[in-house]
RNA sequence: UUCCCCGGUACGCCGAAUCCUGCCCAGCCAGGGAAGUGACGAGUCUGCGCGCGGGCAGGAGUGGGGGACCCACAGGUUUGUGACCGGCCAUCAUCACCGGCCGGUCUUGGGGUUAAGUCGUGCCGACCGGCGCGACCGGGCACUCUCUGGCCCGAACCCGACAGCUGACCUCACAGGCGUCGGAGAGGAACAAU
Repeated sequence: UUCCCCGGUACGCCGAAUCCUGCCCAGCCAGGGAAGUGACGAGUCUGCGCGCGGGCAGGAGUGGGGGACCCACAGGUUUGUGACCGGCCAUCAUCACCGGCCGGUCUUGGGGUUAAGUCGUGCCGACCGGCGCGACCGGGCACUCUCUGGCCCGAACCCGACAGCUGACCUCACAGGCGUCGGAGAGGAACAAU
């Protein structure tokens, strides 16, 4: 001097996931007093003290879901709308099946959060699902936007038979993960000089 790894601080990035206030606490600081010690002084008490860490409550802001008319979609006036368990009714000489209602459980129907999907195709016997491949599509790559080359990602979870849009209204969340490649044009910002 260069490279790699780990930790801390500051700054920054993805993402709605940020900011403020009050109370309490861990911890820190200062002081009083003091068991005790050769000495430093533990527990403890005090503080308009700090508290960026933790908890609770509230507010602001941001993001999402449910939810009318109109509109949209489907259908053609009757209907139908998953599986399992339990109870009741109906049927029946009795029991079981079939039928109806109620309650519960579940997820392959359907829906939602999210960028995280669609189609085709190979294998797992088939539905479903899983593992691959390809195309399209979606998201990210560090001031912003546009164009362009390249790289990476397309997980996970929830509701529970239910959901188009949606005013009023109702309701939920504010987590988590990282340190990120170039070129051209336009804009912006900062610094320095005049």

This is a predicted structure of a 194-nucleotide RNA (c-di-AMP riboswitch aptamer (ydaO/yuaA leader)) from an Actinomycetes bacterium. Taxonomically the source falls in Actinomycetes (Bacteria, Bacillati, Actinomycetota). The prediction has a mean pLDDT of 76. Of the family's consensus pairs, 92% are formed in the model.